[in-house]
This is a predicted structure of an 82-nucleotide RNA (c-di-GMP-I riboswitch aptamer) from a soil metagenome. Of the family's consensus pairs, 95% are formed in the model. Rfam family: c-di-GMP-I riboswitch aptamer. From the family's description: GEMM was predicted in a large-scale screen for bacterial structured RNA regulatory elements.

RNA sequence: GCAAACCCGUUGAAAAGCGGGGACGCAAAGCCACCGGUCUAAGGGCAGGGCGCUCGUCGAGCCUAGGAUAGCGGGGCUGCCG
Numbered sequence: 001g002c003a004a005a006c007c008c009g010u011u012g013a014a015a016a017g018c019g020g021g022g023a024c025g026c027a028a029a030g031c032c033a034c035c036g037g038u039c040u041a042a043g044g045g046c047a048g049g050g051c052g053c054u055c056g057u058c059g060a061g062c063c064u065a066g067g068a069u070a071g072c073g074g075g076g077c078u079g080c081c082g
Base pairs, nucleotide, nucleotide: 001026002025006021007020008019009018010017011016024071030077031076032075034074035073036072037069038068039067043064044063045062046061049058050057051056052055
């Protein structure tokens, strides 16, 4: 110097972000989503079965990032004192 959890307000479908309070910690806990991991699933896909009837409809659950995380790790850039 920064600011975790938590509280209040606010944005968002959510994860989460932002502002205020507050400090668990951090020598890069400054900035960047390039790589991996992790989180969420509005939208999209698949759906046991149900309802109406000959073709529709509802749908637990599952999958999915273009969303998020830089205080998960790697990487890039910048950087105080000694």